[in-house]
RNA sequence: GGGCGAGUAGAUCAGUUGGAAGAUCGCUCGGCUCAUAACCGAGAAGUCAAGGGUUCGAUCCCCUUCCCGCCCA
Numbered sequence: 001g002g003g004c005g006a007g008u009a010g011a012u013c014a015g016u017u018g019g020a021a022g023a024u025c026g027c028u029c030g031g032c033u034c035a036u037a038a039c040c041g042a043g044a045a046g047u048c049a050a051g052g053g054u055u056c057g058a059u060c061c062c063c064u065u066c067c068c069g070c071c072c073a
Stems, first nucleotide, its partner, number of pairs: 001072005007066001010025004019056001027043005049065005
């Protein structure tokens, strides 16, 4: 330098022929307990890597860039 894949909550990951985001663990509060854990209930937490384009509407489609991994040179 070229090709492919990945980037979504604190972590690990889903997600839809485009209608606007969820799970598990973790965290906080409450219940239960003499107490802790476990268990039960509730809650918070996201500029969907960044910018631009298409569209009535973009995590999703197109372009560029950044970053990570693998392969080729």
Model confidence (mean pLDDT): 83 of 100. The RNA shown here (transfer RNA) has 73 nucleotides and comes from a Tissierellia bacterium. Lineage of the source: Bacteria > Bacillati > Bacillota > Tissierellia. The RNAcentral record of the sequence draws on ENA. Its Rfam family is "tRNA". From the family's description: Transfer RNA (tRNA) molecules are approximately 80 nucleotides in length.